[in-house]
Molecule: c-di-AMP riboswitch aptamer (ydaO/yuaA leader)
Organism: Verrucomicrobiota bacterium
RNA sequence: UUCUUUGUUUCGCUUAAUAGGCCGGCGAGUUGCCGACCCAGCGGGGAAACCAACUUCUGUCCGAGGAGGUGGACAGAAUCGGGGCGAACGAUGCGCGGCAUCGAGAGCAUUUAAUGGCUCCAGCCCGACAGCUAACCUCGUCAGCAUCAUUAAAGGGCAAAA
Numbered sequence: 001u002u003c004u005u006u007g008u009u010u011c012g013c014u015u016a017a018u019a020g021g022c023c024g025g026c027g028a029g030u031u032g033c034c035g036a037c038c039c040a041g042c043g044g045g046g047a048a049a050c051c052a053a054c055u056u057c058u059g060u061c062c063g064a065g066g067a068g069g070u071g072g073a074c075a076g077a078a079u080c081g082g083g084g085c086g087a088a089c090g091a092u093g094c095g096c097g098g099c100a101u102c103g104a105g106a107g108c109a110u111u112u113a114a115u116g117g118c119u120c121c122a123g124c125c126c127g128a129c130a131g132c133u134a135a136c137c138u139c140g141u142c143a144g145c146a147u148c149a150u151u152a153a154a155g156g157g158c159a160a161a162a
Base pairs, nucleotide, nucleotide: 004161005160006159007158008157009156011155012145013144014143018040020038021037023035024034025033026032041141042140043139044138045137046136051131055078056077057076058075059074060073061072062071081129082126083125084124085123089103090102091101092100093099094098105120106119107118108117110154111153112152113151114150115149116148
């Protein structure tokens, strides 16, 4: 060092938010902290073809008219907008600035599965504007915490023996 056997093990969590390099500053008999940049990884947005979609009302013209299917153009008026990140949405009820219940969805400590249990179900952004979308363009890489239990399998760590 490798393989096998046995024993032991709390092996951090949510999130995309991590690993490394280089420069500068601060600190210091060291391995640190802060800032900028680069690279990789992870994550988001915009953006063709094809496909999908193309508000409501009124009026005019055209089309179709066997059945099925089913419009197009123009004018006027109205318009409560529309979209993104995220699990964070829907329905019902009430004492209605909110609360409760149910359903969907999300998380729980190495990973997966089963069973039981607990918790969450927020917040923020764009600014009249974006369907999908290859090439391409562009952005983020924060913040907050402390571990539910049992069974089975797999992997990792530690120890011992040969």